[in-house]
RNA sequence: UUUUAAAAAAGCCAACCUUGGUGUGAGCCAAGCAACGGAAAAUCACAGGUCUUUAGUACAUAGUUUAAAGAUGGCUGGAUUGUAUAC
Numbered sequence: 001u002u003u004u005a006a007a008a009a010a011g012c013c014a015a016c017c018u019u020g021g022u023g024u025g026a027g028c029c030a031a032g033c034a035a036c037g038g039a040a041a042a043u044c045a046c047a048g049g050u051c052u053u054u055a056g057u058a059c060a061u062a063g064u065u066u067a068a069a070g071a072u073g074g075c076u077g078g079a080u081u082g083u084a085u086a087c
Stems, first nucleotide, its partner, number of pairs: 012038002017032006036074001042080003046077003049072008058064002
C1' cells in the first nucleotide's frame, strides 16, 4: 500500500403517536414527543409489487378485471452519490 473479515469511534436518518397545513384520495409537508428500526432508511418513479382516483368490458348484492393518471425510495430490484476502516 492492497485484499478479506470483524470491531471501535465520531456521528447520521427516524417508525409510531399528537397538533397544524395540504390533496377527491392513496398520501405529503412542518412542529412536538418518542425511538420501531436502518450500514446507505441519502437522491432518483427506469422495471416490478402494493395502494388511490377516473373511465370501460364481463359478472352483478358485493366485489373482480382492463386501461390511464397519481402515490409509495422505511416494498423489491436497479442507477447515482456519501462516512469510517483498529489490533
This is a predicted structure of an 87-nucleotide RNA (c-di-GMP-I riboswitch aptamer) from a Gammaproteobacteria bacterium. It was read from a public genome assembly, where an Rfam model found it. Lineage of the source: Bacteria > Pseudomonadati > Pseudomonadota > Gammaproteobacteria.